Record summary:
Predicted 3D model of a 74-nucleotide RNA (transfer RNA) from a Planctomycetota bacterium. RNAcentral holds the sequence, with entries from ENA. Its Rfam family is "tRNA". It is annotated as a transfer RNA. Rfam describes the family as follows. Transfer RNA (tRNA) molecules are approximately 80 nucleotides in length. Lineage of the source: Bacteria > Pseudomonadati > Planctomycetota.
RNA sequence: GCGCCCGUAGCUCAAUUGGAUAGAGUACCGGGCUUCGAACCCGGGGGUUGCAGGUUCAAAUCCUGCCGGGCGCG
Numbered sequence: 001g002c003g004c005c006c007g008u009a010g011c012u013c014a015a016u017u018g019g020a021u022a023g024a025g026u027a028c029c030g031g032g033c034u035u036c037g038a039a040c041c042c043g044g045g046g047g048u049u050g051c052a053g054g055u056u057c058a059a060a061u062c063c064u065g066c067c068g069g070g071c072g073c074g
Base pairs, nucleotide, nucleotide: 001073002072003071004070005069006068007067010026011025012024013023019057028044029043030042031041032040050066051065052064053063054062
């Protein structure tokens, strides 16, 4: 340099190949329980879906460029 794959919450990952209010687990915060903790139970906050454009009535999802990571080829 070329090809392929990936990028969504602090972390690990979903979202049935365009349409439902972007979710789950864990972590964090509050409460319950307990002598105090851990565990367990209940609740809560947290998102520019890597960035910028384009298509569309509608984009995490499709197209283009760029950035970052992984694998392969030279």

The coordinates come from a structure-prediction model, not an experiment, and the mean pLDDT is 81.